């Protein structure tokens, strides 16, 4: 340097012909169970704020009422090609 892909809560990972982001898994926390424990089951778990709300899909920035989804720029990663 050319072409493709891919980046979402702590982690893995769903959600797309543009319409309620985070389903379900692990994990954490707190609570039943039990003498006590592992299992096992219940409830919480993104960030600011007392709340009431706002904001968050790798940065930026366009279109749109509306964008994870769609176009451009740039950054990081994986892959072919030279």
């Nucleotide at each position: 340097g050319c072409c493709g892909g891919a980046g979402u809560g702590g982690c893995g990972g769903a959600a797309u012909u543009g319409g309620u982001a985070g389903a379900c898994g692990c994990g954490c926390a707190c609570g039943a169970c039990u003498c006590a424990a592992a299992a096992u089951c219940g409830u919480g778990u993104a960030u600011c704020g007392a709340a009431a709300g706002a904001u968050g899909u790798g940065g930026g920035a366009g279109u749109u009422c509306g964008a994870u989804u769609c176009u451009c720029c740039c950054c990081u990663c994986c892959g072919g090609c030279a």
Record summary
Model confidence (mean pLDDT): 80 of 100. Predicted 3D model of an 82-nucleotide RNA (transfer RNA) from an uncultured bacterium. It matches the Rfam family "tRNA". From the family's description: Transfer RNA (tRNA) molecules are approximately 80 nucleotides in length. The sequence was found in a public genome assembly.